[in-house]
Context: one part of a larger RNA
RNA sequence: UUGGAUGUAAAGCAUAUAUAGGUGUCUUUUUAAGUCCGUUGUCAAAUCUCAGGGCUCAACCCUAGACAAGCGGUGAAAAAUAUCAAGUUGGAGUACAGUAGGAACAGAGGGAAUUUUCGGUGGAGUGGUGAAAUACAUAGAGAUCGGAAAAACACCAACGGCAAAAAUACUUUGCUAGGCCAACAUUGACACUAAGAGAUGAAAGCUAGAGAAAUGAAUGAGAUUAGAUACCCUAGCAGUCCUAACCAUAAACGAUGGAUACUAGGUGCUAUGCGUAUCGACCAUUACAGUGAUGUAGCUAAUGCAUAUCGACCCUCUUAGGGAGUACGUUCAUAAGAAUGAUAUUC
Numbered sequence: 001u002u003g004g005a006u007g008u009a010a011a012g013c014a015u016a017u018a019u020a021g022g023u024g025u026c027u028u029u030u031u032a033a034g035u036c037c038g039u040u041g042u043c044a045a046a047u048c049u050c051a052g053g054g055c056u057c058a059a060c061c062c063u064a065g066a067c068a069a070g071c072g073g074u075g076a077a078a079a080a081u082a083u084c085a086a087g088u089u090g091g092a093g094u095a096c097a098g099u100a101g102g103a104a105c106a107g108a109g110g111g112a113a114u115u116u117u118c119g120g121u122g123g124a125g126u127g128g129u130g131a132a133a134u135a136c137a138u139a140g141a142g143a144u145c146g147g148a149a150a151a152a153c154a155c156c157a158a159c160g161g162c163a164a165a166a167a168u169a170c171u172u173u174g175c176u177a178g179g180c181c182a183a184c185a186u187u188g189a190c191a192c193u194a195a196g197a198g199a200u201g202a203a204a205g206c207u208a209g210a211g212a213a214a215u216g217a218a219u220g221a222g223a224u225u226a227g228a229u230a231c232c233c234u235a236g237c238a239g240u241c242c243u244a245a246c247c248a249u250a251a252a253c254g255a256u257g258g259a260u261a262c263u264a265g266g267u268g269c270u271a272u273g274c275g276u277a278u279c280g281a282c283c284a285u286u287a288c289a290g291u292g293a294u295g296u297a298g299c300u301a302a303u304g305c306a307u308a309u310c311g312a313c314c315c316u317c318u319u320a321g322g323g324a325g326u327a328c329g330u331u332c333a334u335a336a337g338a339a340u341g342a343u344a345u346u347c
Stems, first nucleotide, its partner, number of pairs: 007303002012315001014200002017197001021193003026087003031082001033081001035077001037075006049065001051063004091190001092187003098180002103176001105174005110153001114149003118146004125136002161168001205246001207244003214240002219235002222232001257314002260311001265294001267292004272287002298305002321346001329340004
């Protein structure tokens, strides 16, 4: 490379955007690049093959012929691919009218809880556990009232919503983006995928500054225990939070790449619309989009899926286990490390 695969056996990039490339609706023309059908030239000799002949046979040798593929010239074909020109509207956009949403960013506001070496009242214990002790407290703790601070937003809350993923939930304002649905306008294939590339990317970590209520790796003390570098308790630096810049990884999971067409049903939820109904709403009917739990065909090694079925398109990746996501080299990073990524010995 071919072939076969990629939920769980090796294997889907963390995610989307997009360049090259690959692939791509319908109708009528043009051309003939590839395609296809002839014809022709060439494809040294030897070899191979076929026919005949010669060494007593054979190997071997001699003579004559021939196939296929390739490359070139020339002539014809035009269904499909491609190309030229013109159109069509179903794919894809745009405009207008609605609509749901924890989608993004930036302001403003809020109430509960916690803490307080802030103030008042008050006067003896508090706290913690399986049980205790360390710990706090007459220098006034715990309790209670007021002030302050920082961080997080109970109930609603759902098998629910939204976003490309990561993520996202107190209320409200501004601004930005995406989705869905309806009616008809408009552009007229403008599409799909996507190597490289640039962008986003939890937590932890790093740099500088600000902050520090609570929690809390490290660490100290108390317990437990044979021991206890732990589980439990009491303290607690860094961190967690904010601003600005890095890092680029996660079981970044649906362990399931993207987009597209087709293929039984019934059932729940979310959003929107139509018709019917009503004083108005609900219910019931139906369409479309999303999301669940079931389930037939089909698939599967099974489990199960129901898209992991059946078609065509594009991309990543895999090829027994260890050694090893290691070594070396390179690129990136302040660093930690990340990306790329083997061999030998071994079974």
Small-subunit ribosomal RNA, central domain from Gynochthodes officinalis, 347 nucleotides, folded computationally.
The RNAcentral record of the full RNA draws on SILVA.
Its mean pLDDT, the model's own confidence on a scale to 100, is 82.